[in-house]
Context: one part of a larger RNA
RNA sequence: GAGUAACGAUAAUGGGGGUGAAAAACCCCCACGCCGAAAACCCAAGGUUUCCUGUUCUAUGCUAAUCAGAGCAGGGUGAGUCGGCCCCUAAGGCGAGGCAGAAAUGCGUAGUCGAUGGGAAGCAGGUUAAUAUUCCUGCACUUCUUAUUAUUGCGAUGGAGGGACGGAGAAGGCUAAAUCAUCAGGGCGUUGGUUGUCCCUGUUUAAGGUUGUAGGCUGGUUGCUUAGGUAAAUCCGGGCGGCCCAGGCCGAGAGCUGAUGACGAGCUCAAUGCGAAAGCAGCGAGUGAAGUGAUUGAUGCCAUGCUUCCAAGAAAAGCUUCUAAGCUUCAGAUAAUGAGGAACCGUACUGUAAACCGACACAGGUGAUCAGGUAGAGAAUACCAAGGCGCUU
Numbered sequence: 001g002a003g004u005a006a007c008g009a010u011a012a013u014g015g016g017g018g019u020g021a022a023a024a025a026c027c028c029c030c031a032c033g034c035c036g037a038a039a040a041c042c043c044a045a046g047g048u049u050u051c052c053u054g055u056u057c058u059a060u061g062c063u064a065a066u067c068a069g070a071g072c073a074g075g076g077u078g079a080g081u082c083g084g085c086c087c088c089u090a091a092g093g094c095g096a097g098g099c100a101g102a103a104a105u106g107c108g109u110a111g112u113c114g115a116u117g118g119g120a121a122g123c124a125g126g127u128u129a130a131u132a133u134u135c136c137u138g139c140a141c142u143u144c145u146u147a148u149u150a151u152u153g154c155g156a157u158g159g160a161g162g163g164a165c166g167g168a169g170a171a172g173g174c175u176a177a178a179u180c181a182u183c184a185g186g187g188c189g190u191u192g193g194u195u196g197u198c199c200c201u202g203u204u205u206a207a208g209g210u211u212g213u214a215g216g217c218u219g220g221u222u223g224c225u226u227a228g229g230u231a232a233a234u235c236c237g238g239g240c241g242g243c244c245c246a247g248g249c250c251g252a253g254a255g256c257u258g259a260u261g262a263c264g265a266g267c268u269c270a271a272u273g274c275g276a277a278a279g280c281a282g283c284g285a286g287u288g289a290a291g292u293g294a295u296u297g298a299u300g301c302c303a304u305g306c307u308u309c310c311a312a313g314a315a316a317a318g319c320u321u322c323u324a325a326g327c328u329u330c331a332g333a334u335a336a337u338g339a340g341g342a343a344c345c346g347u348a349c350u351g352u353a354a355a356c357c358g359a360c361a362c363a364g365g366u367g368a369u370c371a372g373g374u375a376g377a378g379a380a381u382a383c384c385a386a387g388g389c390g391c392u393u
């Protein structure tokens, strides 16, 4: 220079009360304002204790601070079903033998790893200061082992089926959700009106079980035969007959059950606090009404469906079936019932951000879920709900 620039989005603050040495910024209440296809919610990645409680104010916070994602201390993450591990494979990696090379090493068969994909099973309510599909209550489901009983051709690393898949388009059936009505409980205006066709609040309930609908797909069954499926086959495929016009598979949703349960506005009691009192707020506990219909209607479900197009759109296992070796009193398989098991790891919090990546509490960047009202073609835009904030001078 200079007590100058600046104090990081122009979403906005004001009043009352409290605490305190001290309050523009902390806490509570009342107004006002802002976001609302987010500035709300919930996951993944990343972070790694930042979560909750008590306490402290040196430093950190662009100011103050009684506050804090700050310091100190204590507490907090509960799983057969969520995700991983596990089984399976993709691109790709590694790679016994092998090939190449002077070697280092490179390539690569068998194999072995490798999810961003395939594979068994859980919902509703309650609860904590902080966890919950994990704890508790209620109602479920899956898989393995073992025992008993009954029946019985079982058996794979092999064969076959299946798993199993692209783009676009259209029509239909539903549901979520919303709106209106219905019903239940409450209210009657400190300012003119408000017992009315008035106002306010609520009208919620899952997985599972049973049923097999709208709809979609497919002819079915039986006999003989067979140069194919690396051996075999009763399986699959090919061929030739008989009989029948139904049979089978998939499948949302609705109904019934789950539920004599849960939730539920309100009402009653009430720790405690404020107040001189009247009274007000209220941790927690008890009780508990109605709980129905119509309309609109999804980008969600049926649907990996249907139609159509050419560029012709993963693999393997689980699963079903067939036999080989073998076993055939055994073992094994199927069904029912009983008993037992389901380990280990993650689980707090943040997550369009002050907690991640940007040297910062940085106007930048960051994948998925959800998708209310009025107007609107709309996820645009404007104003609002739930919810969250007023961006630390």
Stems, first nucleotide, its partner, number of pairs: 013031006032390004043367001046350002050348001051075006060068002080141002082346003086119003092113003098107003122139005142342011153327002158322004166309004172302003177296005183202005188196001204262002208257003215250004219244008228236002263291001266287004272281003310313001356365002372384004